[in-house]
RNA sequence: UCCCGAUAAAGGCAAACCCGGGGAAACCCGGGGGCGCAAAGCCCACGGACCCUCGCGACUUGAACUUGGUCGCAGGGUGGCCGGGCUGCCGAA
Numbered sequence: 001u002c003c004c005g006a007u008a009a010a011g012g013c014a015a016a017c018c019c020g021g022g023g024a025a026a027c028c029c030g031g032g033g034g035c036g037c038a039a040a041g042c043c044c045a046c047g048g049a050c051c052c053u054c055g056c057g058a059c060u061u062g063a064a065c066u067u068g069g070u071c072g073c074a075g076g077g078u079g080g081c082c083g084g085g086c087u088g089c090c091g092a093a
Stems, first nucleotide, its partner, number of pairs: 004091002012037002017032006035080001041086003046083003049078005055073006
C1' cells in the first nucleotide's frame, strides 16, 4: 500500500414517529428522536428496481354524467433499493 472488518480505539451518520416549513404528490429541508449502518460519505453520468402525477393519450367501471381502476407517454422522487463510479477514519485476526 492492497485485501479484509474486531466484544479494539476515537469518532461519524441517523430509521420509524412527533413538531415547523416546501411540494399536487412521491418526497425534501430544519429541530427533536434512535431503528440501524464499516462508507447509511458523495454521484441518477451508465444498467436495473420501486414510488408519485398539477399533465397528455388509450382501455375499463358505466344507460349517460361523475367516480374509481389499468396501461403507455412525459415529468418528478428514492444512493437508508441494488449493480456501479469516486473519496475516506482505525488497524486485530
c-di-GMP-I riboswitch aptamer from Acetothermia bacterium UBA3571, 93 nucleotides, folded computationally. It was read from a public genome assembly, where an Rfam model found it.